Annotation
A computed fold for a 1486-nucleotide RNA from an uncultured bacterium, annotated as small-subunit ribosomal RNA.
């Protein structure tokens, strides 16, 4: 730093997602050490046990207990009293606050202990605990009652600095006022103890440190919370504090906050910091450290320097223990721990040795702060788990093409070291203070010695042992480093996103091997990052999300020219503050490091002074270009009102007229003889405004259009008089605002929703037709929405060009007209912009100024809440849940009931046939043990089949057999076997009988052959044509498909190839940002049509001859024919026209053929997972006494049907009869057969010639020429049956095929539909061959004979080509896709209600406590009094005001749940249509 997913592919907008980085982590698997950190994020749920704050004998009396005779010492520690206990530690609930940060301020304030300074401790008094004695109680503890000390309490004396009040001078301050010097008045202290060293004590002042209060500024979400507030704001008074304040209280006054966001809700402790980021930010706020806040809930005050007190106290509640039932104890959010809760977070350790902190004269105590140790890989850091040699590359494993390869120098095995560890020794640092002794010497002290250590026998060091005890985890399709084999078969699984998995998975799961981290390694949560994906750095709005429907205008924001002053902003210097600890940098200590220790930057801020004054602000002065404002002009469908006019329509009245009008794609509802439409007058009526009229005008936009006439609003230009910045936008207001709709009241021709009604159609609640009401129109008044669009706010500047349209002014003119300056509104284009289409001075270009809006898709403009309206709705406007996309502009392609061009027997124009009959044949469907399997729109169906009776053959049903029926090797064995004969048997096959193999030889044996046994292998017409190769079919013999370089284009792609001709062809020519090439086209090839040459047998025969009854029968020619070799010919060459002069067309000449002379052979790049695993070949897969193999019979031939392909026909251009002529291509020796007898025939007998230009098949038919039939189911048609025969064959029952006799069935030219053919064709005739013993051959491939008719032309049907549109299709129209219903599944609105919860508000009750009020009784100290008592203070009680739980009410917000409803979402194959993308079949959309 970026990368994966939207498309067939591209560019863009945009979402999702990964790679990094952190953690107070949890989970899974794994675990050797050590160092430093670090450990309830959840229940501020509940806690058993111990311990976390006590301390002082030098405050005090007494007690006990030791030692001593005793005087005294020592120790224990209740109790008075001191100080501490408000720190230290914990937690994070509250709290949106001056709570916290940061900076000032208090002239409104407190302060114990501590440091400095001054002064002072004098004299008296009267109680009480302890302890005694007595009671009461489970107990907690209490009473009563004698008597006592104090550094405890209380009075007086002293102060004079101190407070307070009044006065005087000086000085200062923003202000009430403050300081200081000075006067007068009134108040106000103390304590003492001792070892004599000390040490407490009171007043006061200053000081340090703590604290308290006020102020600027700073930091969450919500406007679906918009108005809050009665102690509120202010005043002067009073009370209260430590202090200032409505902090409280009574009276006057009505004010105070808020869009700069008050109020209310919601969530949160605040920060220094830590986490990330390149920074700006963003997310945090655990450990340390700082500052609030709470200590079971809520209230409350005491005490005290200091609380409204975590380990104090009173009260109410909830909860827990205890109880004798009378009552009482308690508060772990210290530290340990235990239950719960939870993914989840530790020892009920040592020690006060360091540090520190309370007491204390001091020793010391006391300390769950601290220091240590334990438990957790929970984090960061270090270290080891060996190191060097070691190839016949061992073994095992994995793979494999079977050779071999990888694990792999890895091991074994040599040689070593020696860190951990484990065993043994040794052994710290931290300690030095204070105390104690000696020393010196002071004012305080110093120096030396001795003591003092949890951790700890610890780190640490030395010796021993001895490779010995130490390696896992997730990955391996892309992203992302790293592949195989096997299993599984849309199963089981994986998945962070894309996506794997339906029999060849690098994706699931195992195994080998590999990359990655390592005592860890992945998972998953949470955050910042990449995301410029909320943009301040640093985005956008014409189509991708987004410009508000227009205009006025408030706050607000910006705002011309010179100019003086000011110094808010803004720049600069300086000072102060920005706690430490963090980061960062430099040195330094743990062996390094992580940690630590020091010194420096650094802490972007704040706060203050002191300068500067260009620019912005702000006061002031002025100018005239911005803006207005006045004078001539000047165009307009601007606005409003009133009044007029004419076509047209419709009615009504009347006339002429007569049979239909209307309407459609064709019709039908409708009207019309009771006279329609039609035509003519004449009346009424309402609406709209022809022609002008125009991408032409006019408004802020909706929107304005007959005429004239009233008010009236804007605009432009000219002049340059007057004003003198008066300006721009413009949240919020305000007002306009098509069309439909709403209310009132009129008006209503004509249209026309919803209604009717007729078509259409499967259905038409629709498109079309007749009708017809709201509405459409006028008034008045709502409604405020539209693809209200230029999908483009407004305003002001700037920035090449052509060209046009309205409407001004000036100029020039021979008044057409041109030429110059405005203002409006177009078109096309440069820069430039932009994803791209475009856009381009009317900007989407470059700048500034203000509003408005946008952050994936859906869900949704939907719920709700709240405004707004009669009402329809509007404006505001979410979430759950869901998806990996949704889009936008372009490119290819496909297709389109889009368009242009152009072919093709595609239509048409013929001829002939199929569909209709009866046979052949194939298929499907049925039946069958089995009817073997494939083929499947065209392109399966007389196809695979160029030959099913057995065999073929693959199916069925029996019988048989297992190394098999064939083949190949290797061991063993025999010459059995095999053959041949018998017998059983349907055969296979099994039993016997015969036979006793063949070459070589050194006679041991070798080799062959055959069969057997046994081994490796065999063998399958079993599956998958969607695992393949190969061949085929089809589009399609259509013209077409591509490449290189070059250019355009961000690119996918384009050009080239398209365009003008032409052509059978992307065929050629010609333009052209394109030049060129390939595969195809066409030629070559091979046929046939013509003529030459060469050659002449078995073809051939003209001229000579022979011969014959006749024939090339013979000699013989070598001319023709033909035969089979090789040439020639045809090329738009030539002539004339058309066209661009060009390709090329037409027409012609010549010529056997003429424009590719005919036919063939040839199929481009590529479609259709086309066809075939059953010609064959092949992976995987299955089966192996069988899915193999052998046999015998049957089957593939079945038969109610149904289709395809064909043959006979139906008849007279015919049947039959008799006579006669004329081919061609084949094909023969398990053959073809001549001829000659038989036979009615089919054959049969005998059998010549011929391995063929020789012999034979082989009689060619249709054709002629003659005759018979006479229109009839016939002498057409031939099926069917019946007989009898013939050939093939082991065999013709299922099941052949000829013949001959008899039989004579449909059929009299075919509905609907559909097929083939454009010339030697169709049609029509016969002849051959392959298969093959025969033949179901009517079939298929060939061959010759006779021989037609039509094309006008391209609207239409079908199939193609090319351009070109349009697309929401790309599996590509057999595409896509929409809405209702029907099922499951998920969230979620509403909802009678029910439940919680929350905060106020009224009223009722009112604990504790302060406080006032009283104070009968009640009580040591003062004061009077001798006493009594009296005052003076106190002070239970009681009364009040406040007051927490708590009760009652009335409603408010939230939250759950709710029968039954409402749409959403979502789910491989449900049901109805087709509504949208193409002109989507009625353009579509607001």
């Nucleotide at each position: 730093a970026g990368a994966g997913u939207u498309u067939g592919a591209u560019c863009c907008u945009g979402g999702c997602u990964c790679a990094g980085g952190a953690c107070g982590a949890a989970c899974g698997c794994u675990g050797g050490c050590g160092g430093c950190g670090u450990g309830c994020u959840u229940a501020a749920c509940a806690c058993a046990u111990g311990c976390a704050a006590g301390u002082c004998a030098a405050g005090g009396g007494g007690g006990c207990c030791c030692a001593g005779c005793a005087a005294u010492g020592g120790g224990c520690a209740a109790c008075c009293g001191g100080c501490g206990a408000a720190c230290g530690g914990g937690u994070g609930c509250g709290u949106a606050a001056c709570a916290c940060g940061u900076g000032a301020g208090c002239a409104a304030c407190c302060u114990a202990c501590c440091g400095a300074a001054a002064u002072g401790u004098g004299g008296g008094g009267g109680a009480u605990a302890g302890c005694c004695g007595g009671c009461c109680u489970a107990a907690c503890g209490g009473c009563c009652g004698a008597g006592u000390a104090a550094u405890a309490c209380c009075g007086c004396a002293u102060a004079c600095g101190c407070u307070c009040u009044c006065g005087a001078u000086g000085a200062g301050g923003c202000a009430u006022u403050u300081c200081a010097u000075u006067g007068a008045g009134a108040g106000g202290a103390a304590a003492c103890c001792u070892a004599c060293g000390g040490g407490a004590c009171a007043u006061u002042u200053c000081g340090a440190g703590g604290g308290g209060c006020u102020c600027g500024c700073g930091g969450c979400c919500u406007a679906u919370c918009a108005g809050c507030u009665a102690g509120u704001u202010g005043g002067a008074g009073a009370g209260g504090u430590a202090a200032c304040g409505g902090c409280u209280c009574a009276c006057c006054a009505a004010g105070g906050c808020a869009a700069c966001g008050a109020c209310g809700g919601g969530u949160a402790g605040c920060u220094g910091g830590u986490c990330u980021g390149a920074g700006a930010g963003g997310a945090u706020g655990g450990c340390c450290a700082g500052c609030c806040a709470c200590a079971c809930u809520g209230g409350g005050a005491c005490u005290g320097a200091g609380a409204u007190a975590c380990g104090g106290c009173c009260c109410a509640g909830a909860c827990u223990c205890c109880u004798a039932c009378g009552g009482g104890a308690g508060g772990c959010a210290g530290c340990a721990g235990u239950g719960g809760g939870g993914a989840a977070u530790c020892u009920u350790g040592c020690g006060c040795a360091a540090u520190g902190g309370c007491c204390u004269a001091a020793c010391g105590g006391c300390u769950g702060a601290c220091g240590c140790a334990g438990c957790g890989a929970c984090g960061c850091c270090g270290c080891g788990u060996g190191u060097g040699g070691g190839a016949u590359g061992a073994a095992g494993c994995u793979c494999u093409u079977c050779g071999g390869a990888g694990u792999g120098u890895a091991a074994a095995c040599c040689a070593c070291u020696g860190u951990u560890g484990c065993c043994c020794g040794g052994g710290a640092c931290g300690a030095a203070u204070a105390g104690c002794u000696c020393g010196a010497u002071u004012a305080a002290u110093c120096g030396a010695g001795c003591c003092u250590g949890a951790c700890g026998g610890u780190a640490c060091c030395g010796g021993g042992u001895g490779a010995g005890g130490a390696a896992g985890c997730a990955c391996c399709g892309g992203c992302u480093a790293a592949c195989u084999c096997c299993g599984u078969g849309c199963c089981a699984g994986c998945a962070g996103c894309c996506a794997c998995g339906g029999u060849a998975a690098u994706a699931c799961a195992u195994g080998u091997g590999g990359g990655g981290c390592a005592a860890g390694c992945g998972u998953u949560g949470u955050u910042c990052g990449g995301a410029a994906u909320u943009a301040c750095u640093g985005g956008g709005c014409a189509u991708a999300a987004a410009g508000g429907g227009u205009g006025c205008g408030u706050a607000g924001g910006u705002g011309g020219u010179c100019u003086g002053c000011u110094a808010a902003g803004u720049c600069a210097g300086u000072g102060g503050u920005g706690a430490a600890a963090u980061c960062c940098c430099g040195c330094g200590g743990c062996c390094c490091a992580a940690c630590c220790g020091u010194g420096g930057a650094a802490c972007u801020g704040c706060c203050a002074u002191c300068g500067a004054u260009a620019c912005u602000g702000g006061c002031g002065g002025a100018c005239u270009u911005g803006a207005g404002u006045g004078c001539g002009u000047g165009a307009g469908g601007g606005g409003u009102u009133a009044c007029c006019g004419g076509a047209a329509c419709g009615a009504g009245c009347a006339g002429u007229g007569u049979a239909g009008c209307g309407g459609u794609g064709a019709a039908a509802u409708g009207c019309g003889u009771a006279g329609a439409u039609a035509u003519u007058g004449c009346u009424c009526g309402g609406a709209a405004g022809g022609c002008c009229a125009g991408a032409g005008g006019c408004g802020a936009a909706g929107g304005c259009g007959g005429g004239u006439a009233a008010c009236u609003g804007g605009c432009a230009c000219g002049c340059a008089a007057c004003u003198g910045a008066c300006a721009c936008u413009g949240a919020g207001g305000c007002a306009c605002g098509a069309a439909a709709g709403c209310g009132u009241g009129g008006g209503g021709a004509g249209c026309a929703a919803a209604c009717a009604g007729g078509a259409u159609u499967a259905g038409a609640u629709a498109c079309c037709c007749u009708g017809g009401u709201a509405g459409u129109c006028c008034a008045c008044g709502c409604c405020g929405u539209a693809a209200a669009c230029u999908a483009u706010g407004g305003g002001c500047a700037c920035u090449u060009g052509a060209u046009g349209g309205a409407u001004g002014u000036c100029g020039a003119g021979c008044u057409a007209u041109c030429g110059a300056u405005g203002u409006c509104u177009g078109u096309c284009g440069g820069a430039g912009g932009c994803a791209a289409u475009u856009u381009g001075g009317u900007a989407a270009g470059u700048g500034c100024c203000c509003c408005g809006c946008c952050u994936g898709g859906g869900g949704a403009g939907u719920a709700u809440g709240g405004u707004c309206g009669c009402a329809a709705g509007g404006c505001u406007g979410a979430a759950a849940c869901u998806c990996a996309a949704a889009g936008g502009a372009a490119u290819u392609g496909a297709c389109g009931g889009g368009g242009g061009c152009c072919c093709g027997c595609a239509c048409a124009a013929g001829c002939g046939g199929u569909g209709g009959a009866g046979c052949a044949u194939g298929u499907g469907g049925u039946u069958u043990a089995a009817u073997u399997c494939g083929a499947a729109g065209c392109a399966a169906c007389g196809c695979g089949a160029a030959g099913a009776a057995c065999c073929u053959u693959a199916c069925c049903u029996g019988g048989g057999u297992u190394u098999g029926a064939a083949u190949g090797u290797c061991a063993g064995g025999u010459g059995u076997a095999a053959g041949c004969c018998u017998c059983a048997g349907a055969g296979a096959u099994g039993a016997g009988g015969u036979c006793c193999c063949c070459u070589c030889u050194u006679c041991g044996g070798a080799g062959g052959c055959a069969c057997c046994u046994g081994g490796c292998g065999a063998g399958g017409u079993g599956c998958u044509g969607c695992a393949u190769g190969g061949c085929u079919g089809u589009c399609g013999u259509c013209a077409g498909c591509u490449c290189g370089u070059g250019u355009c284009g961000u690119g996918a792609g384009a050009u080239g190839u398209u365009g003008g001709g032409u052509u059978a062809a992307g065929u050629c020519c010609c333009g052209c940002a394109a030049c060129g090439a390939g595969c195809g086209c066409a030629a070559c090839c091979c046929u046939u049509g013509u003529c030459c040459a060469u050659a002449g047998u078995u073809a051939c025969u003209a001229a000579c001859g022979c011969g014959u009854g006749a024939u090339g029968g013979c000699g013989a020619g070598a001319a023709c024919u033909c035969u089979a070799u090789g040439g020639a010919g045809a090329c738009u060459g030539c002539c004339g026209g058309u066209g661009a002069u060009a390709a090329a067309c037409c027409g012609g000449a010549g010529g056997a053929a003429g424009g590719u002379g005919g036919g063939g052979a040839c199929g481009a790049c590529g479609u259709c997972a086309a066809g075939u695993c059953a010609u064959c070949a092949u992976g995987g897969u299955c089966c192996u006494u069988a899915c193999g193999u052998c046999c015998a019979g049957g089957g593939c031939u079945a038969c109610a049907c149904a289709c395809g392909u064909g043959c006979u026909a139906c008849a007279a251009u015919g049947g039959c009869c008799g006579g006669u002529a004329c081919a061609g291509c084949g094909g023969g020796c398990u053959g073809c057969g001549a001829c000659a007898g038989g036979g009615c025939g089919a054959c049969c007998u005998g059998g010549a010639g011929c391995c063929a230009a020789u012999c034979c098949c082989c009689g060619a038919a249709a054709g002629c020429c003659g005759g018979c039939c006479u229109c009839a189911g016939u002498g057409c048609g031939g099926a069917u049956u019946g007989g009898a025969g013939g050939c093939u064959g082991c065999a013709a029952c299922u099941c052949g095929c000829c013949u001959c006799c008899a039989u004579g069935a449909a059929g009299c030219u075919g509905g609907a539909a559909u097929c083939g053919c454009u010339a030697g064709u169709a049609a029509u005739c016969g002849c051959g061959g392959a298969u093959c013993a025969g033949c179901u051959a009517c079939g298929c491939c060939g061959c010759g004979g006779u021989g037609a008719a039509u094309a006008c032309g391209u609207u239409c049907c079908c199939g193609g080509g090319c351009c070109u549109u349009g697309u929401a299709c790309a599996c590509a129209c057999c595409g896509c896709c929409c809405g209702u219903c029907a099922c499951g599944c998920c969230a979620u609105g509403g909802a009678a209600g029910c439940u919680g919860u929350g905060a106020g508000c009224g009223c009722c009750c009112g604990a504790a406590g302060u406080c006032c009020g009283u104070g009968u009784c009640g009580c040591a100290a003062c004061u009077c009094g001798c006493a009594a008592g009296a005052g003076a203070g106190c002070a239970a009680g009681c009364g009040g005001c406040c007051g927490a739980a708590g009760g009652c009410g009335a409603g408010c917000g939230c939250a759950g749940u709710g029968a039954c409803u409402g749409g959403g979402g979502u789910g491989a194959a449900g049901u109805c249509g087709u509504a949208a993308c193409a002109a989507g079949g009625u353009a579509g959309c607001c």
About this RNA:
The coordinates come from a structure-prediction model, not an experiment, and the mean pLDDT is 84.